[in-house]
RNA sequence: AGAGACGGCCGGAUGGUCGCCGGCUCAAGCGAGCGGGAGGAAAGUCCGGGCACCGCAGGGCAGGGUGCUGGCUAACGGCCAGGGGGGGCGACCCCACGGAAAGUGCCACAGAGAAUAGACCGCCUCCGCCUUUUGGCGGCGGUAAGGGUGAAACGGCGAGGUAAGAGCUCACCAGCUCGGGCGGUGACGCCCGAGGCUAGGCAAACCCCACCCGGUGCAAGACCAAAUAGAGGGACGCUUGAGGACGGCCCGUCCGAUGUCCCUGGGUAGGUCGCUGGAGGCGUCGGGCAACCGGCGUCCUAGAUGAAUGACCAUCAUCUGGACCUCAUACCAGGUACAGAACCCGGCUUACAGGCCGUCUCUCGUU
RNA sequence: GGGCCCAUAGCUCAGUUUGGUAGAGCCUCCGGCUCAUAACCGGAUAGUCCCUGGUUCGAAGCCAGGUGGGCCCA
Numbered sequence: 001a002g003a004g005a006c007g008g009c010c011g012g013a014u015g016g017u018c019g020c021c022g023g024c025u026c027a028a029g030c031g032a033g034c035g036g037g038a039g040g041a042a043a044g045u046c047c048g049g050g051c052a053c054c055g056c057a058g059g060g061c062a063g064g065g066u067g068c069u070g071g072c073u074a075a076c077g078g079c080c081a082g083g084g085g086g087g088g089c090g091a092c093c094c095c096a097c098g099g100a101a102a103g104u105g106c107c108a109c110a111g112a113g114a115a116u117a118g119a120c121c122g123c124c125u126c127c128g129c130c131u132u133u134u135g136g137c138g139g140c141g142g143u144a145a146g147g148g149u150g151a152a153a154c155g156g157c158g159a160g161g162u163a164a165g166a167g168c169u170c171a172c173c174a175g176c177u178c179g180g181g182c183g184g185u186g187a188c189g190c191c192c193g194a195g196g197c198u199a200g201g202c203a204a205a206c207c208c209c210a211c212c213c214g215g216u217g218c219a220a221g222a223c224c225a226a227a228u229a230g231a232g233g234g235a236c237g238c239u240u241g242a243g244g245a246c247g248g249c250c251c252g253u254c255c256g257a258u259g260u261c262c263c264u265g266g267g268u269a270g271g272u273c274g275c276u277g278g279a280g281g282c283g284u285c286g287g288g289c290a291a292c293c294g295g296c297g298u299c300c301u302a303g304a305u306g307a308a309u310g311a312c313c314a315u316c317a318u319c320u321g322g323a324c325c326u327c328a329u330a331c332c333a334g335g336u337a338c339a340g341a342a343c344c345c346g347g348c349u350u351a352c353a354g355g356c357c358g359u360c361u362c363u364c365g366u367u
Numbered sequence: 368g369g370g371c372c373c374a375u376a377g378c379u380c381a382g383u384u385u386g387g388u389a390g391a392g393c394c395u396c397c398g399g400c401u402c403a404u405a406a407c408c409g410g411a412u413a414g415u416c417c418c419u420g421g422u423u424c425g426a427a428g429c430c431a432g433g434u435g436g437g438c439c440c441a
Stems, first nucleotide, its partner, number of pairs: 001363010012316007020037002023034004039338001043349002046347005051217004058251004063213005068082005083097001084095004098208002103206002105202003120147002122143003126139005155173002158170003174198001176195008221273004231264006243255003280299008317336006368440007377393004387424001395411005417433005
């Protein structure tokens, strides 16, 4: 210098004018003054928790979720550290990573054969016929070493063996099961021995195993005010009980008879609270590899309900173009993203003009 | 604000459950029938299965994320 890897941060600034939404003070009121007013994702609503109601939140079934190990946490499908596998020369990155010898199912097309393997070509013994021998044709058989098909063909390679072959036998290697030793909290790693010769893939197919989950979401819910007339039709039931509390079902408990449910029609549809100070931010010290935890100090930082947080001007910043072989300066024009709170919080994912900082890797050049 | 569902040819839909060549009707085009048109008969065209990534030998269907559209609530 070039090419990269990882982590973090900013995401226009200042001033003026006119507006919008809350708060406080003054004011009988009109209004006046002071001070505050979007984000890293406020988004998607994909997870988790707080909170509220469902009488209690009990048991079972069904259903859903997670899936290497240890830890963090209020909790998690999140984060940290480690193990195993894969990719990259490397910094580093990626992995839904339990079980396929519990069972069931699927593996199209091609191919002889697709999971109790399989003789299409080939190879080989024997028999018959032909032939001058090599050999050719036909038949009963043997054979998975070779060819070919496929995403996948039932361990690999060598030697022995054989008519030709074959874990048929043997050595080595890979892998499986069982037993033992050492290290580690553990996942797992290393080593030794024995066995049978080998056990295909798919669980983001059903399923099995382990663990977790009650349901509904602030339009939850509480209070005040307002309104009301019970009119028409249908279904079921009246204690052997319909239906409801009760949510997908059952058990269990309670209510239940001019009762319960559904449809049509009619009335009301305003306000207050919930509401924002919290698993909170920042700084510092201590523990821990880290996530994180603890102590101390300090700060207060939106609460609307047709829903505020805006517009314009000036100066500056920055980028692009006019713009050329390069550089510098001035000028002109244009741009400055994604997006916008609605009960709150912890994560994940997705979107994002432009810019800044730190650590590290590889290659080339110079000294 | 919160909850749920859908997307396949120009239009309306099937196929997704249990992964294996993308289909039907209407429309359009061509040919036939008719003096001519319609109807009818025969044939043809037409697809980013909303997009991107993953699982798998293989994805319209399975999984994850995104885009667009629709329904419900006090």
The prediction has a mean pLDDT of 78. Two RNAs folded together computationally: RNase P RNA and transfer RNA, 441 nucleotides in total. It holds a member of the Rfam family "Bacterial RNase P class A". Rfam's curators write: Ribonuclease P (RNase P) is a ubiquitous endoribonuclease, found in archaea, bacteria and eukarya as well as chloroplasts and mitochondria.